[in-house]
This record gives sequence, C1' cells and structure tokens, in this order.
RNA sequence: GCCGCUGUGGUGAAAUUGGCAGACACAAGGGACUUAAAAUCCCUCGGUAGCGAUACCGUGCCGGUCCGAGUCCGGCCAGCGGCA
Repeated sequence: GCCGCUGUGGUGAAAUUGGCAGACACAAGGGACUUAAAAUCCCUCGGUAGCGAUACCGUGCCGGUCCGAGUCCGGCCAGCGGCA
C1' cells in the first nucleotide's frame, strides 16, 4: 500500500429482506426477609431539560439516500486478521 471482518449502556451482547434501539445476562442502586449477614425475592438502571406528565437527543465520527437508517451508499478513525 491492497483486501476482509469488527465498532450498539458500566461490561458481554440481541435487534439484519430498512419499521417502537438497547431484549437477555452480569455489574450497580433501592427495598423485603434476617439479631446481623450470605443466599433468595421485588423494583430501578443511556443522556439532557422539567416538581411532574412528558419532550428532545443517543448505535465509532462526518455526510448522503429514504416517509423512515444500528441496518443501505460515500469519506474518515480505531481494533483484529490476511496479502504484498
């Protein structure tokens, strides 16, 4: 230099003929149980604004296509692998 794969919460990951983003698990926080703890059970768990209902934003970054993009297209960045 060329080719391929990958990039989604705090972590591992799902969602793919484009249609509610974050299922599920772990971690974390609160509560119940207990003399106390462990275990178990219940609830919460991306960000911003708001007392709240709710609204807006969010899939490595910047653009494009489309009514609609994590998914398709272009460029870039990072990691892994291959070729030279």

The RNA shown here (transfer RNA) has 84 nucleotides and comes from a Clostridiales bacterium. It matches the Rfam family "tRNA". The family's RNA type in Rfam is transfer RNA. Rfam describes the family as follows. Transfer RNA (tRNA) molecules are approximately 80 nucleotides in length. The sequence was found in a public genome assembly.